[in-house]
The part of an RNA shown here (large-subunit ribosomal RNA, domain IV) has 357 nucleotides and comes from an Actinomycetes bacterium.
Model confidence (mean pLDDT): 88 of 100.
Rfam family: Bacterial large subunit ribosomal RNA. Its family is annotated with ribosome and structural constituent of ribosome in the Gene Ontology.
Lineage of the source: Bacteria > Bacillati > Actinomycetota > Actinomycetes.
Context: one part of a larger RNA
RNA sequence: CUGUAGUUAAGGAACUCGGCAAAAUGCAUCCGUAACUUCGGGAGAAGGAUGGCCUUAUUAGCGUGUAGGACUUCGCGUCCGAAGCGUGAGAAGGUCGCAGAGAAUUGUGGGAAGCGACUGUUUACCAAAAACACAGGAGCGUGCUAAGUCGUAAGACGACGUAUACGCUCUGACGCCUGCCCGGUGCUGGAAGGUUACGGGGACCGGUUAGCUCUUAGGAGCGAAGCUGGGAACCUAAGCCCCAGUAAACGGCGGCCGUAACUAUAACGGUCCUAAGGUAGCGAAAUUCCUUGUCGGGUAAGUUCCGACCUGCACGAAUGGCGUAACGACUUCCCAACUGUCUCAACUACAGACCCG
Numbered sequence: 001c002u003g004u005a006g007u008u009a010a011g012g013a014a015c016u017c018g019g020c021a022a023a024a025u026g027c028a029u030c031c032g033u034a035a036c037u038u039c040g041g042g043a044g045a046a047g048g049a050u051g052g053c054c055u056u057a058u059u060a061g062c063g064u065g066u067a068g069g070a071c072u073u074c075g076c077g078u079c080c081g082a083a084g085c086g087u088g089a090g091a092a093g094g095u096c097g098c099a100g101a102g103a104a105u106u107g108u109g110g111g112a113a114g115c116g117a118c119u120g121u122u123u124a125c126c127a128a129a130a131a132c133a134c135a136g137g138a139g140c141g142u143g144c145u146a147a148g149u150c151g152u153a154a155g156a157c158g159a160c161g162u163a164u165a166c167g168c169u170c171u172g173a174c175g176c177c178u179g180c181c182c183g184g185u186g187c188u189g190g191a192a193g194g195u196u197a198c199g200g201g202g203a204c205c206g207g208u209u210a211g212c213u214c215u216u217a218g219g220a221g222c223g224a225a226g227c228u229g230g231g232a233a234c235c236u237a238a239g240c241c242c243c244a245g246u247a248a249a250c251g252g253c254g255g256c257c258g259u260a261a262c263u264a265u266a267a268c269g270g271u272c273c274u275a276a277g278g279u280a281g282c283g284a285a286a287u288u289c290c291u292u293g294u295c296g297g298g299u300a301a302g303u304u305c306c307g308a309c310c311u312g313c314a315c316g317a318a319u320g321g322c323g324u325a326a327c328g329a330c331u332u333c334c335c336a337a338c339u340g341u342c343u344c345a346a347c348u349a350c351a352g353a354c355c356c357g
Base pairs, nucleotide, nucleotide: 001352002351003350004349005348006347007346008345010343011342014341019338027051028050029049030048031047036041038173052095053094054093055092056091061087062086063085064084068080069079070078071077096100108336109335110334111333112332113331114330115328116327120132121131136171137170138169139168140167141166142165148157149156150155174323175322176321177320179253180252181251184250185249186246187245188244189243190242193241194240195239199235200234204230205229206228207227208226211222212221213220214219254272255271256270257269258268281315282312293309294308295307296306297305
């Protein structure tokens, strides 16, 4: 010097990102116990008191139960019950130590806020959480050879179930609620019209040539049937266009100007645009850039915290909104207690390092 333990004057979080670590609390009995609350809780809330041993004392009481007694349906019955054995609170008096749950094991507590209701689950080996799940809510699909899923198929799961069921998606206890927009995208329904594939159709236009005609005898022209190439009109489905519905489907939810008898502000008016212009509730928030916003509280002093305000850069209603008792190895702030975290370091023990051998 390092590690692991232990002790420490005075102070007591001044340490630090942060009380990290340590200290403190700790058991039993009795007393006592707030806000709030879903009346279950909160609660071991908080906060107090007591605790050894001896004597009275073989204590009171209780359990068992012999002898005995009472009753009796005469039963191996019922009840009481000296003795014995076991157990045993509480009280009074006394007594020892610094200390009596004498060691070990063995809750720190309280006041607020955020998030998530809760118990659970998770990144085996850097994340345990506010993430996942959850009961509850809702939507959509599915009538049974169900939808859906696996498989080329047979087949299987779903389910030896049957809409109070099953599958998928979103939300996430509970309480109060969940506004407006269907123009876009999606989905569902509709089928009149427009468009539209294969296919049908075959007008018409070609190729080939038996033959015919002409010929300078080389060939040229025409050309039926058959075979064959192309092919218009017309007929023809879903889809798309179109018409509706649907937002707990994906999503969206304005701007400018003026106006009241101080000023300021604007209940009010005008105007433009939109599918509709954000309702309730909340709001510098896990969301606020400006920002350490402003005011209040807490501190001697507070970029954090709590309560308000609303100017919401850029909250907002099942991508749920706002509350909420209980719960949390969650996050933030404050207080009490406590302490070597610190002021500021010291000493002790053990194990190392190091020195000598």